[in-house]
The part of an RNA shown here (small-subunit ribosomal RNA, 3' major domain) has 478 nucleotides and comes from an uncultured prokaryote. The coordinates come from a structure-prediction model, not an experiment, and the mean pLDDT is 83. It matches the Rfam family "Bacterial small subunit ribosomal RNA". Rfam links the family to the GO terms ribosome and structural constituent of ribosome.

Context: one part of a larger RNA
RNA sequence: UGACGGGGGCCCGCACAAGCGGUGGAGCAUGUGGUUUAAUUCGAAGCAACGCGCAGAACCUUACCAGCCCUUGACAUGGGGGGUCUGGCCCCGGGAGACCGGGGUCGUCAGUUCGGCUGGCCCCCGCACAGGUGCUGCAUGGCUGUCGUCAGCUCGUGUCGUGAGAUGUUGGGUUAAGUCCCGCAACGAGCGCAACCCCUACCUUCAGUUGCCAUCGGUUCGGCCGGGCACUCUGGAGGAACUGCCGGUGAUAAGCCGGAGGAAGGUGGGGAUGACGUCAAGUCCUCAUGGCCCUUAUGGGCUGGGCUACACACGUGCUACAAUGGCGGUGACAGCGGGAUGCGAAGGGGCGACCCGGAGCUAAUCUCGAAAAACCGUCUCAGUUCGGAUUGCACUCUGCAACUCGAGUGCAUGAAGGUGGAAUCGCUAGUAAUCGCGGAUCAGCAUGCCGCGGUGAAUACGUCCCGGGCCUUGUACA
Numbered sequence: 001u002g003a004c005g006g007g008g009g010c011c012c013g014c015a016c017a018a019g020c021g022g023u024g025g026a027g028c029a030u031g032u033g034g035u036u037u038a039a040u041u042c043g044a045a046g047c048a049a050c051g052c053g054c055a056g057a058a059c060c061u062u063a064c065c066a067g068c069c070c071u072u073g074a075c076a077u078g079g080g081g082g083g084u085c086u087g088g089c090c091c092c093g094g095g096a097g098a099c100c101g102g103g104g105u106c107g108u109c110a111g112u113u114c115g116g117c118u119g120g121c122c123c124c125c126g127c128a129c130a131g132g133u134g135c136u137g138c139a140u141g142g143c144u145g146u147c148g149u150c151a152g153c154u155c156g157u158g159u160c161g162u163g164a165g166a167u168g169u170u171g172g173g174u175u176a177a178g179u180c181c182c183g184c185a186a187c188g189a190g191c192g193c194a195a196c197c198c199c200u201a202c203c204u205u206c207a208g209u210u211g212c213c214a215u216c217g218g219u220u221c222g223g224c225c226g227g228g229c230a231c232u233c234u235g236g237a238g239g240a241a242c243u244g245c246c247g248g249u250g251a252u253a254a255g256c257c258g259g260a261g262g263a264a265g266g267u268g269g270g271g272a273u274g275a276c277g278u279c280a281a282g283u284c285c286u287c288a289u290g291g292c293c294c295u296u297a298u299g300g301g302c303u304g305g306g307c308u309a310c311a312c313a314c315g316u317g318c319u320a321c322a323a324u325g326g327c328g329g330u331g332a333c334a335g336c337g338g339g340a341u342g343c344g345a346a347g348g349g350g351c352g353a354c355c356c357g358g359a360g361c362u363a364a365u366c367u368c369g370a371a372a373a374a375c376c377g378u379c380u381c382a383g384u385u386c387g388g389a390u391u392g393c394a395c396u397c398u399g400c401a402a403c404u405c406g407a408g409u410g411c412a413u414g415a416a417g418g419u420g421g422a423a424u425c426g427c428u429a430g431u432a433a434u435c436g437c438g439g440a441u442c443a444g445c446a447u448g449c450c451g452c453g454g455u456g457a458a459u460a461c462g463u464c465c466c467g468g469g470c471c472u473u474g475u476a477c478a
Base pairs, nucleotide, nucleotide: 001478002477003475004474005473007472008471009470010469011468012467013466015463016462019427020426021425022424023423026319027318028317029316030315031314032313033312034310035309042053043052064305065304066303067302068301069300070299073129077128078127079125080124081123082122083121084120087106088105089104090103091102092101093100094099109119110118111117131294132293134292135291136290140288141287142283143282144281145279147277152191153190154189155188156187157186158167159166160165171182172181173180197271198270199269200268202239203238204237205236206235207234208233211229216226217225218224242265245259246258247257248256249255321420325379326378327377328376329375337368338367339366342361343360347356348355349354386417391412392411393410394409395408396407397406433455434454435453436452437451438450439449
């Protein structure tokens, strides 16, 4: 100087408390451990691994296993020889296919000193080499997690100390903040904080193939038509909030408390933004890269299988156990978004998944599209009109192909489950809870992920526990 203390003081944080809803019990989904297996590819490991890499494993993906094949190789550059374009489509034979052999058809490169001469392309040969998701994240770059959006981490000069170092950065107040004020052997400065950026809340202005009878006319009554941009809205520009004003308080300071005005207050709400560093944290399976290793195989191609196994154990979720609920009916009100190898309307068929059909749409103009909770009726406490697992039969769709191993539909079947031990998680407001909707990936496949809006709470006396910050103290630790 740090680190640590079941030392002290001060202060924060959904850290506890107060409160609401869960997890832990059930069934299923998903990840992991374990076990099994020819293989169940690999990585991730307390917080910070475990719906994580995977924003989509039937083939492909795919790195794993078995079998069958290939070796200058699926890919790059260079040399020699041969061919003439290359190539597209189709057929036949062998084969699981890769591949091998044969045939048909379409079509036929550029330059050209017209010589297959040069380039390109294909085949053959041999060699340099290619190739490796093989090892080492304890050789690395890059990127990322975490402490932590915590308020800290440092420097120059000066001063003090033999020196390590201290001071500044401590102290008195204050703040979300090393934020600001005051004091002070310090005076300044940098990286962080804040602000500048984006979204959202209010207003003005500009613009009008969305919106409106607000106003006028027509109407097959639908902003449908003429017409108009006033409003809603969309999207550019600008304004607005600064403790600016008043009162109180405080050291006449910074600030704090209350009030007015205001759409909004005291960083309005949210996002982006992550200091010096820590964990030899994670990643050589994104990529890059040193070293090591393989080189008729640890490389390459293919078919099939596996990653989907199942006595078990754990994490994360979904659905429930019902009456603020189930079922039936009515048919009201969103927002973010997506869409032309796509979204797909009207109309028709089917109980339904879906099918036929194709209007319109390069999309504020067409479409996905129906929002769902809400409202009305019924059921009357029962393993039930709760719950839907499991299984049987029959189908639908995608796709070369749903046996291993897809999703969906109808009928039948109806399991466990009656609020969950010890323990444990999230959340302070348009939040929790609850309800549906969209998107990425994607042929198909979502209870996951990322977003969107609807309805919309309860509680916080306080600082004992946990973690963190500052000061101080002890130490046989570094």